[in-house]
Source information
Predicted 3D model of a 73-nucleotide RNA (transfer RNA) from an Oligoflexia bacterium. It matches the Rfam family "tRNA".
RNA sequence: GGGGCUGUAGCUCAGCUGGGAGAGCAUCGGCUUUGCAAGCCGGGGGUCAGGGGUUCGAUCCCCCUCAGCUCCA
Numbered sequence: 001g002g003g004g005c006u007g008u009a010g011c012u013c014a015g016c017u018g019g020g021a022g023a024g025c026a027u028c029g030g031c032u033u034u035g036c037a038a039g040c041c042g043g044g045g046g047u048c049a050g051g052g053g054u055u056c057g058a059u060c061c062c063c064c065u066c067a068g069c070u071c072c073a
Base pairs, nucleotide, nucleotide: 001072002071003070004069005068006067007066010025011024012023013022019056027043028042029041030040031039049065050064051063052062053061
């Protein structure tokens, strides 16, 4: 220098054919207990890596950039 894969909540990850942004764990509150843990119920938390484009509408499609992993040179 070139190719491929990955980037979504604090962490691990889903997200279908373009239309609701989600799960588990964690965290906070409540119930339960003499207390703790466990269990149950509920809440908060998001620039979907960044920018631009297409579209009525983009996590998803196109282009550029950045970061990580990997292959080739």
NCBI's taxonomy places the organism under Bacteria, Pseudomonadati, Bdellovibrionota, Oligoflexia.